The RNA shown here (c-di-AMP riboswitch aptamer (ydaO/yuaA leader)) has 144 nucleotides and comes from a Chloroflexota bacterium. Its mean pLDDT, the model's own confidence on a scale to 100, is 78. Rfam family: c-di-AMP riboswitch aptamer (ydaO/yuaA leader). Gene Ontology terms of the family: cyclic-di-AMP binding and regulation of gene expression.

[in-house]
RNA sequence: GUGUCAAGGCCGCCGAAUGCAGCAGCAACGGGGGAACCGAUGUAGUUGGGGCGAGCCGAUGAGGUCCGGGGGGAACUCACCGUAGGGUCAUCUUCUUUGAUCCGAGCCCGACAGCUAACCUCGUAGGCGUGAAAGAAGGACACC
Repeated sequence: GUGUCAAGGCCGCCGAAUGCAGCAGCAACGGGGGAACCGAUGUAGUUGGGGCGAGCCGAUGAGGUCCGGGGGGAACUCACCGUAGGGUCAUCUUCUUUGAUCCGAGCCCGACAGCUAACCUCGUAGGCGUGAAAGAAGGACACC
C1' cells in the first nucleotide's frame, strides 16, 4: 500500500446481572444510604415523600365512584391513538447518516433519605431469537 473479516468458537439480543474459585470468597460491573460546602423549606389522618428502570406527558371513547342545586368538575378502570425517551436490524469494536421495526412496563421502601469525602450496605436475576444500506476511525489476518 492492497485485500479480507476467514478460522476458531455454537452464535446473538434486552438487562448491572460476568470471570475465577470451591464453602468461604476474590475480582469486575451495577444500585442504595451517608459530612462539610452548596442547595432546599409540602412538615401525615397528607396534594405525603422516596428508590430501581427508557418507561414521561397528553387526546378520544366507554364504565362506574365521589363532589355540586345545576352547568359541570375530580380521580380511578378499560380500549385505542399519539408523545418525552429507550432498544434492535451481527464485518472484530466504536461512532455518524438514511431507512425499517419494536418498547414506551412493572416492581419496591414504609413516614423516611437533596448533594455528599471517608465509611456502611445490597444485586449479579429473569426473559428472548434479530439479521437493511452507506460513510469514518481503530483492531486482527494475509499478500506485496